[in-house]
C1' cells in the first nucleotide's frame, strides 16, 4: 500500500446491524442520610458538540463519503 475492527461521560462500557422519546449503565466525584468516626448502605446532584468534517433525511450516536487516531491481518 490493501482489507478489517474499534474510537460515545474522569474509566470500563450498552445502543450502531434495523434512524425517531430529554444520549444510558457500572465504578469513580460532590452534597445530603445514617454512624461516637471511617467503611459499607441509602436520597440527591455535576459531568457528553457521540474522534473530526460534510452529505443524506422531516429528524443522524445510527446510513454514506472524506479524514484523524489505535490495533490486526496481507503484500
Nucleotide at each position: 500500500g490493501c482489507a478489517c475492527u474499534c474510537g460515545u461521560a474522569g474509566c470500563u462500557c450498552a445502543g450502531c446491524c434495523u434512524g425517531g422519546a430529554u444520549a444510558g449503565a457500572g465504578c469513580a466525584c460532590u452534597g445530603c442520610c445514617c454512624u461516637u468516626c471511617u467503611a459499607a448502605g441509602g436520597c440527591a446532584g455535576g459531568g457528553g458538540u457521540c474522534g473530526c468534517a460534510g452529505g443524506u433525511u422531516c429528524a443522524a450516536a445510527u446510513c454514506c463519503u472524506g479524514u484523524c487516531g489505535a490495533g490486526u491481518g496481507c503484500g
The prediction has a mean pLDDT of 81. This is a predicted structure of a 75-nucleotide RNA (transfer RNA) from an archaeon. Rfam family: tRNA. RNAcentral holds the sequence, with entries from ENA.